[in-house]
Context: one part of a larger RNA
RNA sequence: AGACGGGGACCCACACAAGCGGUGGAGCAUCUGGCUUAAUUCGAUAAUGAGCGAGGAACCUUACCUGGACUUGACAUCCCGAGAAUUUUUAGGAAACUAGAAAGUGCCUUCUGGAACUCGGUGACAGGUGCUGCAUGGUUGUCGUCAGCUCGUGCCUUGAGGUGUUCGGUUAAGUCCGUGAACGAGCGCAACCCAUGUCUUAUGUUGUAUUUCUCAUAAGAGACUGCCGAUUCAAAAUCGGAGGAAGGUAUGGACGACGUCAAAUCAGCAUGGCCCUUAUGUCCAGGGCUGCACAGGUGCUACAAUGGCCGAUACAAUGGGCAGCAAAGUCGCAAGGCGGAGCCAAUCCCUAAAGUCGGUCUAAGUUCGGAUUGAGGGCUGAAAUUUGCCCUCAUGAAGUUGGAAUCGCUAGUAAACGCGGAUCAGCAAUGGCGCGUUGAAUAUGUUCCUGGGUCUUGUACU
Numbered sequence: 001a002g003a004c005g006g007g008g009a010c011c012c013a014c015a016c017a018a019g020c021g022g023u024g025g026a027g028c029a030u031c032u033g034g035c036u037u038a039a040u041u042c043g044a045u046a047a048u049g050a051g052c053g054a055g056g057a058a059c060c061u062u063a064c065c066u067g068g069a070c071u072u073g074a075c076a077u078c079c080c081g082a083g084a085a086u087u088u089u090u091a092g093g094a095a096a097c098u099a100g101a102a103a104g105u106g107c108c109u110u111c112u113g114g115a116a117c118u119c120g121g122u123g124a125c126a127g128g129u130g131c132u133g134c135a136u137g138g139u140u141g142u143c144g145u146c147a148g149c150u151c152g153u154g155c156c157u158u159g160a161g162g163u164g165u166u167c168g169g170u171u172a173a174g175u176c177c178g179u180g181a182a183c184g185a186g187c188g189c190a191a192c193c194c195a196u197g198u199c200u201u202a203u204g205u206u207g208u209a210u211u212u213c214u215c216a217u218a219a220g221a222g223a224c225u226g227c228c229g230a231u232u233c234a235a236a237a238u239c240g241g242a243g244g245a246a247g248g249u250a251u252g253g254a255c256g257a258c259g260u261c262a263a264a265u266c267a268g269c270a271u272g273g274c275c276c277u278u279a280u281g282u283c284c285a286g287g288g289c290u291g292c293a294c295a296g297g298u299g300c301u302a303c304a305a306u307g308g309c310c311g312a313u314a315c316a317a318u319g320g321g322c323a324g325c326a327a328a329g330u331c332g333c334a335a336g337g338c339g340g341a342g343c344c345a346a347u348c349c350c351u352a353a354a355g356u357c358g359g360u361c362u363a364a365g366u367u368c369g370g371a372u373u374g375a376g377g378g379c380u381g382a383a384a385u386u387u388g389c390c391c392u393c394a395u396g397a398a399g400u401u402g403g404a405a406u407c408g409c410u411a412g413u414a415a416a417c418g419c420g421g422a423u424c425a426g427c428a429a430u431g432g433c434g435c436g437u438u439g440a441a442u443a444u445g446u447u448c449c450u451g452g453g454u455c456u457u458g459u460a461c462u
Base pairs, nucleotide, nucleotide: 001462002461003459004458005457007456008455009454010453011452012451013450015446016445019409020408021407022406023405026301027300028299029298030297031296032295033294034292035291042053043052064287065286066285067284068283069282070281073125077124078123079121080120081119082118083117086103087102088101089100090099091098092097107114108113127276128275130274131273132272136270137269138265139264140263141261143259148187149186150185151184152183153182154163155162156161167178168177169176193253194252195251196250198221199220200219201218202217203216204215207213224247227241228240229239230238231237303402307361308360309359310358311357312356313355320349321348324343325342329338330337331336368399373394374393375392376391377390378389379388415438416437417436418435419434420433
């Protein structure tokens, strides 16, 4: 100087408390451990792994296994030889591939050849999701959006080092003010950026019955402790008030200092070194990644009457669409089929659901709950057995609010409700990312738990 303390003082945070809703019990979905397996590819493992990489595992993906094949190779450059390219087709085979047959003869040209492409040969080489994240770049998590981390000159000290950065106030903030052997500066904080909320002006189709504008597009205005009062010696500032759509950082996002964990990633990419080179490379078929005594994580659905079922009826916002989104009509109980208007989109796709009104059920393992299983269908796709989703009929399991423990959340938030996209042929989506609708309770506080910051004190630690 740090680090640590079941030392002290001060301060902060959904950290506790005050509340609301969950998880932990049940069934299922999904991920992981374990077990099993020919293979169940690999990585991630307290917080900072486990609906994570994966924003889509039937084939492909795919890296794994079994079997069948290839060896200048699936891919790149160079050299030599042949043939335009290309298309059709026969036989064998699970395919890869092997052996043939037919059509075709183009473009440029100095008529030698050349360009593109295909096949064969030769070696230089290709190739490797093989190893090392403890050789690395890049990127990322975390402490933590916590308020810190440093430097120049000066001063103090034998020196390591200190001072500045302390102290008194104040702040979300090393934010600002005052003081002070310090005076300044940098990276952080804040601001600059984006969105939402108010108004004005301009424009107005496809929105609107409308010249209007709640809407859209653009350009501006507006908020700064600016004004008033109180507190503080004063300052910085705090509290209250006015006006205002908005008030003290308006709200949300993006933005993450010096560093820590030899944290994560060689399987996104790049890359040093090592290793393989008729195989650890490449192609193909099938299987596996979905395997199931069990354990853990994250979720969904419930256990019902603030409810289930039936009928009627109202109100959104994001966003996507041409190998696409698809209306009306029609067939079907339905999934869906036929159909094809409209839409390259403020025009069409496009009916939100909780809600409201009426009826029924009457406390029961039920008209709750929907797992599981049987039968019959639909869709996608060469292909649905391993292993897809959906519909109808039948079946009707556990579950009556969950032990110890534990998680999220302070306002348009929690909770509840539906809608949209990405990936995508289809879908295992209950995931993830967005959008709106309905819309609370509580916080008097900092004793305690957890994490963090500043100063100080002690030290068998560095």
RNAcentral holds the full RNA, with entries from SILVA. This is a predicted structure of a 462-nucleotide part of an RNA (small-subunit ribosomal RNA, 3' major domain) from a microbial mat metagenome. Its mean pLDDT, the model's own confidence on a scale to 100, is 82.